[in-house]
RNA sequence: AUGUUCCUUCGGGGUCGGGUGAAAAUCCCAACCGGCGGUGAUGAGGCGCAAGCUUCUCAGUCCGUGACCCGGAUCUUUCAUGAUUGAAAGAGAAGGUGGAUUUGGUGGAACUCCAAAGCCGACAGUAAAGUCUGGAUGGGAGAAGGAACGG
Numbered sequence: 001a002u003g004u005u006c007c008u009u010c011g012g013g014g015u016c017g018g019g020u021g022a023a024a025a026u027c028c029c030a031a032c033c034g035g036c037g038g039u040g041a042u043g044a045g046g047c048g049c050a051a052g053c054u055u056c057u058c059a060g061u062c063c064g065u066g067a068c069c070c071g072g073a074u075c076u077u078u079c080a081u082g083a084u085u086g087a088a089a090g091a092g093a094a095g096g097u098g099g100a101u102u103u104g105g106u107g108g109a110a111c112u113c114c115a116a117a118g119c120c121g122a123c124a125g126u127a128a129a130g131u132c133u134g135g136a137u138g139g140g141a142g143a144a145g146g147a148a149c150g151g
Base pairs, nucleotide, nucleotide: 003149004148005147006146007145008144009143010142017029018028019027031131032130033121034120035065036064037063038062043056044055045054046053047052060119061118069096070095074091075090076089077088078087079086080085101117102116103115104114105113123134124133125132
């Protein structure tokens, strides 16, 4: 260094302007946004005579994954019962569901670069919502730091 366990902290952005209407940030025109890990031919820097090495950075639409929803092994608490057991509440592992990209260029190689045109976005509320309000002062992929063990 790597590994195991534990602790702490961090861990999501967005309706300008207009139309219709009694009412719309929800419809229509238009505007705006892009979690986390991986891959990566991006860009910038450092070292080196060079080959090369190295740091930061590089995908909403590729490969995975989180939030929402379904699920409910298992655990906890309370109540009832002589006991077996039953009921209620809370937490909750596995698993499941789950959206979207093409064309042209360069090139040995690109769904990642360049150009252009597209497309996508849980649930509840409400004039039909990726952007408002709410569950949520929640959860969370993960990131950083630290401790112990091991070596």